Context: one part of a larger RNA
RNA sequence: GGAUGAACGCUGGCAGCGCGCCUUAGUCAUGCAAGUCACAGGGUCCGCCUUUUAGGCGGAAAACUGGCGUCCGGGUGAGUAGUACUUUGGAACCUAUCCCUAACUUUGGCAUAACCUACCGAAAGGUAGGCUAAUUCCAAAUAGUUUCUAUCUUGUCAAACAAGAUAAAAUAAAGCUUUUGCGGUCAGGGAAGGGCCUAAGGCCUAUCAGCUUGUUGGUAAGGUAAUGGCUUACCAAGGCUUUGACGGGUAGUUGGUCUGAGAAGAUGAUCAACCACAAUGGGACUGAAACACGGCCCAUACUCCUACGGGAGGCAGCAGUUAGGAAUCUUGCGCAAUGGCCGAAAGGCUGACGCAGCGACGCCGCGUAAAGGAAGAAGUCCUUUUUGGAUGUAAACUUUUUUUAGCCGAGAACAAGUUCUGAGUGUAUCGGCUGAAUAAGCUACGACUAACCUCGUGCCAGCAGUCGCGGUAAUACGAGGGUAGCGAGCGUUAUCC
Numbered sequence: 001g002g003a004u005g006a007a008c009g010c011u012g013g014c015a016g017c018g019c020g021c022c023u024u025a026g027u028c029a030u031g032c033a034a035g036u037c038a039c040a041g042g043g044u045c046c047g048c049c050u051u052u053u054a055g056g057c058g059g060a061a062a063a064c065u066g067g068c069g070u071c072c073g074g075g076u077g078a079g080u081a082g083u084a085c086u087u088u089g090g091a092a093c094c095u096a097u098c099c100c101u102a103a104c105u106u107u108g109g110c111a112u113a114a115c116c117u118a119c120c121g122a123a124a125g126g127u128a129g130g131c132u133a134a135u136u137c138c139a140a141a142u143a144g145u146u147u148c149u150a151u152c153u154u155g156u157c158a159a160a161c162a163a164g165a166u167a168a169a170a171u172a173a174a175g176c177u178u179u180u181g182c183g184g185u186c187a188g189g190g191a192a193g194g195g196c197c198u199a200a201g202g203c204c205u206a207u208c209a210g211c212u213u214g215u216u217g218g219u220a221a222g223g224u225a226a227u228g229g230c231u232u233a234c235c236a237a238g239g240c241u242u243u244g245a246c247g248g249g250u251a252g253u254u255g256g257u258c259u260g261a262g263a264a265g266a267u268g269a270u271c272a273a274c275c276a277c278a279a280u281g282g283g284a285c286u287g288a289a290a291c292a293c294g295g296c297c298c299a300u301a302c303u304c305c306u307a308c309g310g311g312a313g314g315c316a317g318c319a320g321u322u323a324g325g326a327a328u329c330u331u332g333c334g335c336a337a338u339g340g341c342c343g344a345a346a347g348g349c350u351g352a353c354g355c356a357g358c359g360a361c362g363c364c365g366c367g368u369a370a371a372g373g374a375a376g377a378a379g380u381c382c383u384u385u386u387u388g389g390a391u392g393u394a395a396a397c398u399u400u401u402u403u404u405a406g407c408c409g410a411g412a413a414c415a416a417g418u419u420c421u422g423a424g425u426g427u428a429u430c431g432g433c434u435g436a437a438u439a440a441g442c443u444a445c446g447a448c449u450a451a452c453c454u455c456g457u458g459c460c461a462g463c464a465g466u467c468g469c470g471g472u473a474a475u476a477c478g479a480g481g482g483u484a485g486c487g488a489g490c491g492u493u494a495u496c497c
Base pairs, nucleotide, nucleotide: 001497002496003495004494006493007492008491009490010489013366014365016363017362018361019359020358021324026322028320030319031318032317035068036067037066040065041064044060045059046058047057048056049055050054075277076276077275085201086200087199089197090196093194094193095192098190099189100188101187103185104184105183106140107139108138109137115130116129117128118127119126120125145170146169147168149167150166151165152164153163154162155161175182176181203249204248205247210240211239212238215237216236217235218234219233220232221231222230252274253273254272255271256267257266258265259264279300280299281298282297283296302313303312304311305310330356332355333354334353338352339350340349341348342347369400370399371398372397379391380390381389382388406433407432408431409430410429414424441486442485443484444483445482446467447466448465452481453480454479455478456477462469463468
């Protein structure tokens, strides 16, 4: 000099765009943040019609069964020095939804929730009996799929392997709607996504020198979507290490960001990619995918309710509270746009997101007037004298302008989708009116370093980044005047280059 997610002191007019718990991964009151579908199903209520035992049509609600979603999106950085990340190569894999291709969608059956009855419990909730449906569940048929077994054929000298054929075994499906119909099952491919392996790369420490027994490899089996000591049995005795193993400390990684001419050093807020985590520790279930932030079970700590028998909870989602701290915001508006989930659609949900609010926290822009004006006014300061000098064209005064602020009026784009739909918003912007009117501070002035005098103080009070000032003439302390620098900021502190 540059930089900052900054803080502190003094000061503070406006606009645009960004940014805003770096500390306790401390604790959390309250509200909201993941639902949706009636064109899957049985039932409930209302109205209308008819063939009035009964059936049909229309509408409302959304508790129950069922489907899809809740594995995305959002947060945080505790752990992790390597099952991570970045770059590269690979083989033994999976993939709901979406797209393409081909075939099929046949025949039956058992339940159960809701509901009703009875009962238990303070509550959370639960028990028994009875009724019923489905795109719920089960069985059968068929299948170009799979499996391993057997036989055969072709390729190959042969084995192994690959391709094909036959036989055997095992395995599918669901209907709703009358519309541009929507679905279901199996198979092959695609797209996109994910799991796994390999090599290289990037912190400190030797006051850590030896480490390892599923350890290193093999065979067989199990397990997995899949390779593999991933697991088990047996066999061998290996494997790593001064090119730093093992241990300890610290740390999410990267694109990037800051500095620097570069080499490089530092850093990893916001934005983007990946990873990990969800009070702490462990576990599995469901599912295409989780060992699952707003799912389940167990244990622990803490908080709350209780009729003392027993129950409930998890903001590192958005706001907000409390604690900690030098320090970090509103318990706001809207689904109008973009995106997501569900739905045939209408639409519903969406603290993602779009906006607004607060904060000079940062960057950038604008303003606080412009021109003229010497009685060089008054005041103040300095001065040996004086008709002196400085503040100073500064003010007053004259003329002009109106950015901005205020008032009045007009008034968008963002809407994609001929209609309708705007939170922001009567916002941006435009026209008019009034009147210099509404708007300047901070730090420094001994040298480094731009800028000097007077008074007060008297090694005191104090200053100070370094050198150093102050003990009676202090340009260095305090005040006044003057001057210099920057300017809605200025200075200090902290940290990095």
Molecule: small-subunit ribosomal RNA, 5' domain
Organism: bacterium (Candidatus Torokbacteria) CG_4_10_14_0_2_um_filter_35_8